[in-house]
Overview
The RNA shown here (transfer RNA) has 74 nucleotides and comes from a Bdellovibrionales bacterium.

RNA sequence: GCGCCCUUAGCUCAGCUGGAUAGAGCGCCAGACUACGAAUCUGGAGGUCACAUGUUCGAAUCAUGUAGGGCGCG
Numbered sequence: 001g002c003g004c005c006c007u008u009a010g011c012u013c014a015g016c017u018g019g020a021u022a023g024a025g026c027g028c029c030a031g032a033c034u035a036c037g038a039a040u041c042u043g044g045a046g047g048u049c050a051c052a053u054g055u056u057c058g059a060a061u062c063a064u065g066u067a068g069g070g071c072g073c074g
Stems, first nucleotide, its partner, number of pairs: 001073007010026004019057001028044005050066005
């Protein structure tokens, strides 16, 4: 230098062929329980879906570019 893949909550990830309010587990906060904790149960907060532009009635999803990471080739 060229090609391919990945980037979604604090962490690990799901999200189908573009569709309705963006989710799970763990963690965090509050409550219940307990003599107090742990465990368990209930509830809650937390996201400009890496960034920008475009396509579309509609984009996490499609296209182009950029950034970061991984693999391969030279």
Background:
It was read from a public genome assembly. Rfam family: tRNA. About the family: Transfer RNA (tRNA) molecules are approximately 80 nucleotides in length.